This is a predicted structure of a 72-nucleotide RNA (transfer RNA) from Thermothelomyces thermophilus ATCC 42464. The organism belongs to Thermothelomyces thermophilus, within Eukaryota. The prediction has a mean pLDDT of 81.
RNA sequence: GGCCUAGUGGCGCAAUGGUAGCGCGUUACUUUCCGGUGGUAAAGGUUCCAGGUUCGAAUCCUGGCUGGGUCG
Repeated sequence: GGCCUAGUGGCGCAAUGGUAGCGCGUUACUUUCCGGUGGUAAAGGUUCCAGGUUCGAAUCCUGGCUGGGUCG
């Protein structure tokens, strides 16, 4: 340098064009003498960046950035 692949709450992952969800974690309440476990609820996302296509983009297209792989 060419090609492939990944980037989504604090962490790990879904969502293959139509309201961005799940688990863990966090916080509050409940349960308990206290803690843990269990139960209920809440907060937490410019979906890596910039454009394009579309009525509508996390999703499709182009370029860039970062990580991994592969070839030379």